[in-house]
RNA sequence: CGGUGAGUGGCGCAGCUUGGUAGCGCACUUGUUUUGGGUACAAGGGGUCGUAGGUUCAAAUCCUAUCUCACCGA
Numbered sequence: 001c002g003g004u005g006a007g008u009g010g011c012g013c014a015g016c017u018u019g020g021u022a023g024c025g026c027a028c029u030u031g032u033u034u035u036g037g038g039u040a041c042a043a044g045g046g047g048u049c050g051u052a053g054g055u056u057c058a059a060a061u062c063c064u065a066u067c068u069c070a071c072c073g074a
Stems, first nucleotide, its partner, number of pairs: 001073007010026004020057001028044005050066005
């Protein structure tokens, strides 16, 4: 320098192909249970999707550029 893949709550991931209110597990908070802790159960908070533009009535999703990381090639 070129190519491919990844980037989504604190952590690990799904959702993208087929555009239509952003979800799951763990973690966290509160309550019940317990002498207490743990377990179990119930409820709840937290992201607007790496960044910037574009298309669209509507974009995590489509298009362009760019940043970071990994791999391959030179």
The RNA shown here (transfer RNA) has 74 nucleotides. The prediction has a mean pLDDT of 81.